The RNA shown here (c-di-GMP-I-GGC riboswitch aptamer) has 86 nucleotides and comes from a bacterium. Of the family's consensus pairs, 89% are formed in the model.
RNA sequence: UACCGAAACGGCAAACCCAUCGUAAGGCGGGGACGCAAAGCCACGGGUCCCACGUGCAACCGCACAGGAUAGCCGGGUUACCGAAU
Numbered sequence: 001u002a003c004c005g006a007a008a009c010g011g012c013a014a015a016c017c018c019a020u021c022g023u024a025a026g027g028c029g030g031g032g033a034c035g036c037a038a039a040g041c042c043a044c045g046g047g048u049c050c051c052a053c054g055u056g057c058a059a060c061c062g063c064a065c066a067g068g069a070u071a072g073c074c075g076g077g078u079u080a081c082c083g084a085a086u
Stems, first nucleotide, its partner, number of pairs: 002086001004083002011036002016031003020027002034072001040078003044075003047070004054065004
């Protein structure tokens, strides 16, 4: 250093509740812990979710695109604490 996740020091924070922003998915803050060795960061690819406004089709619904979200869905990129075994 790589790999790995024994030990140690710690770290993050699901659901739910309150408050707030948003049409919404969902986000921010506080409480709270289901879990997580990257559950740190990044929307590049796929998946999933939303869609008020916009475009096309239809002309009733609605569908598709664009747009938005999700990093705790997967892959990828990137950074990082510790150091037993390899």

Its Rfam family is "c-di-GMP-I-GGC riboswitch aptamer". Rfam links the family to the GO term cyclic-di-GMP binding. It was read from a public genome assembly, where an Rfam model found it. Model confidence (mean pLDDT): 89 of 100.